[in-house]
Context: one part of a larger RNA
RNA sequence: GGAUUAACGCUAGCGACGUGCCUAAGGUAUGCAAGUCGAACGGUUCUUUCUUGACCGUAAGGAAUAGAAAGAACAGUGGCGAACGGCUGAGUAAUACACAAGAACAUACCUCAAACCCUGGUAUAGUACAACGAAAGUUGUAGUAAAACCAGAUAGUCCUGAAAAGGUAAAACUGCGGUGGUUUGAGAUUGGCUUGUGGCCUAUCAGAUAGUUGGUGGGGUAACGGCCUACCAAGUCUAUGACGGGUAGCUGGUCUGAGAGGACGGACAGCCAGACUGGGACUGAGACACGGCCCAGACUCCUACGGGAGGCAGCAACUAGGAAUUAUGCGCAAUGGCCGAAAGGCUGACGCUGCGACGUCGCGUGGAGGAUGAAGGUCUUAGGAUUGUAAACUCCUUUUAUCUGCGAACAAGUUCUGAGUGUAGCAGAUGAAUAAGCACCUGCUAACCACGUGCCAGAAGCAUCGGUAAUACGUGGGGUGCGAGCGUUAUCC
Numbered sequence: 001g002g003a004u005u006a007a008c009g010c011u012a013g014c015g016a017c018g019u020g021c022c023u024a025a026g027g028u029a030u031g032c033a034a035g036u037c038g039a040a041c042g043g044u045u046c047u048u049u050c051u052u053g054a055c056c057g058u059a060a061g062g063a064a065u066a067g068a069a070a071g072a073a074c075a076g077u078g079g080c081g082a083a084c085g086g087c088u089g090a091g092u093a094a095u096a097c098a099c100a101a102g103a104a105c106a107u108a109c110c111u112c113a114a115a116c117c118c119u120g121g122u123a124u125a126g127u128a129c130a131a132c133g134a135a136a137g138u139u140g141u142a143g144u145a146a147a148a149c150c151a152g153a154u155a156g157u158c159c160u161g162a163a164a165a166g167g168u169a170a171a172a173c174u175g176c177g178g179u180g181g182u183u184u185g186a187g188a189u190u191g192g193c194u195u196g197u198g199g200c201c202u203a204u205c206a207g208a209u210a211g212u213u214g215g216u217g218g219g220g221u222a223a224c225g226g227c228c229u230a231c232c233a234a235g236u237c238u239a240u241g242a243c244g245g246g247u248a249g250c251u252g253g254u255c256u257g258a259g260a261g262g263a264c265g266g267a268c269a270g271c272c273a274g275a276c277u278g279g280g281a282c283u284g285a286g287a288c289a290c291g292g293c294c295c296a297g298a299c300u301c302c303u304a305c306g307g308g309a310g311g312c313a314g315c316a317a318c319u320a321g322g323a324a325u326u327a328u329g330c331g332c333a334a335u336g337g338c339c340g341a342a343a344g345g346c347u348g349a350c351g352c353u354g355c356g357a358c359g360u361c362g363c364g365u366g367g368a369g370g371a372u373g374a375a376g377g378u379c380u381u382a383g384g385a386u387u388g389u390a391a392a393c394u395c396c397u398u399u400u401a402u403c404u405g406c407g408a409a410c411a412a413g414u415u416c417u418g419a420g421u422g423u424a425g426c427a428g429a430u431g432a433a434u435a436a437g438c439a440c441c442u443g444c445u446a447a448c449c450a451c452g453u454g455c456c457a458g459a460a461g462c463a464u465c466g467g468u469a470a471u472a473c474g475u476g477g478g479g480u481g482c483g484a485g486c487g488u489u490a491u492c493c
Stems, first nucleotide, its partner, number of pairs: 001493004006489005013363006019356002021321001026319003030316003035080003040077002043074009055062002087274003097198006105191002110187008118152004127142006158167003172179002200246003207237003212234008249271004253264004276297005299310004327353001329352003335349001336347004366396004376387004401430006410420001437482005442463003448477005458465002
């Protein structure tokens, strides 16, 4: 000098774009963050229309009940989603990451191709009744549906097998256009696995290792493999640093530097890991699953003391810690995601707004003229010098500000749909009006005088300065630098 997720001091007019718990992966009140489908299913409730018409009425007419059609909402069964998106960086020095290869694999939804969708069955939720419990919830009996579940049939380009042979599918709906289901093959996408190379410190860590290294049989997995197991052999790694200890998410990149390097990994993007702590599996195409389940533990809450409930490293918010880090905001209008045939629903992803000079960039705080060089201040050799064209004053302008009026794009989808928003922008009016500070001035280092103080008070990055003439302390005048900022501190080059 440059840089920063910065903080502190003084100061502060505006806008755009970014960015904002680096500390306690401490603890959390409250609300929201993952639902959706009635075109899979049986129901329940309601509305409208039509038919019926007990009953009421002198009549006109009203109307219980029952049935049909249409529509809406709802808990439950079922399907898909919930494994994405969002957060954090604790752990991890290698089951990670980056780059480059590879073979023994899986892949819901999507695309293409071929074939098929036949016959039956019994449960169960909801529901009704009954019972237990403070609650969370649970139990019994009866009974019902499906694209839920089960059995059978049939099949091949499927599977097992050397062959013979054996085995395994499905679900319907329809407005007849199609939608959906099953099997097989191919593609696309995504993922699992293996190998090589690369990137921290430490020898005051020198030996480490028995599933350890290899083989055979068996098991297991989607798949190779000590992945697991029985037996056999005695191997395997290591000064090219094994093993141990410390530290650390990795990368694209960022900062600096002429470069080589050095340091860092905040925001954004890719990968990995984690979800109160530890362990485990279930479901599923996919998890050993942040807002799922089970067990144990710590903590918190409710309780009728018998027993239950919970997990913000999602968005806000609170508390604690800290030098320090924001709103319990608006909207699904756009982009994207899930569900749905669609209408649409959900979406703290996202789009916006708010707060913070935290950063970068841009704009402004007026322009021109104006000497008798006013007054005041400061210095003075008392003549003057300086502040200084600075001000006053004259003319002008209106960025900005305030007010008034008009008023978008963003909407993709000929209609409708805008949170932001009456925003941006445009026109007009008013009037220089609403807007300057901070640090420094001995040398390094741009910028000097006076007074006060008297090794005191104080300054200081280094050298140092101050003990009665201090350009170094404090104040004033003047000056220098930067400027809505300026200085200090911390860290890196």